[in-house]
RNA sequence: GUCUUAUUUAGAGUGGUGGAGGGAAGUGCCCUAUGAAGCCCGGCAACCGUCACAAUGUGAUAUGGUGCCAAUUCACGCAAAGUGAACAACUUUGGGAGAUGAGAG
Numbered sequence: 001g002u003c004u005u006a007u008u009u010a011g012a013g014u015g016g017u018g019g020a021g022g023g024a025a026g027u028g029c030c031c032u033a034u035g036a037a038g039c040c041c042g043g044c045a046a047c048c049g050u051c052a053c054a055a056u057g058u059g060a061u062a063u064g065g066u067g068c069c070a071a072u073u074c075a076c077g078c079a080a081a082g083u084g085a086a087c088a089a090c091u092u093u094g095g096g097a098g099a100u101g102a103g104a105g
Base pairs, nucleotide, nucleotide: 002104003103004102005101006100007099008098013041015040016039017038021031022030023029026076027075028074042069043068044067047065048064049061050060051059052058053057073097078094079093080092081091082090083089
């Protein structure tokens, strides 16, 4: 990197360092010298693991493996339905893309 599957409106810093970017990409819209990314510390969270039990489940556990810590995954892009004069706009549902876990070749 590819495939399968589950989740994706909850939660998490007035810290140190660093010194200009960051929010996946496009379009927007935002965050940022009242200090971005990265690193350290700190924290959150039960996906795997572990443990218990009344066991295809439930509960506990953050000393194990990951993950995460602005804004719904920041919003939208495609399709359908509804409202609408409308190829505007809005609402709902589905899909796509992305992210993370577990598994497979």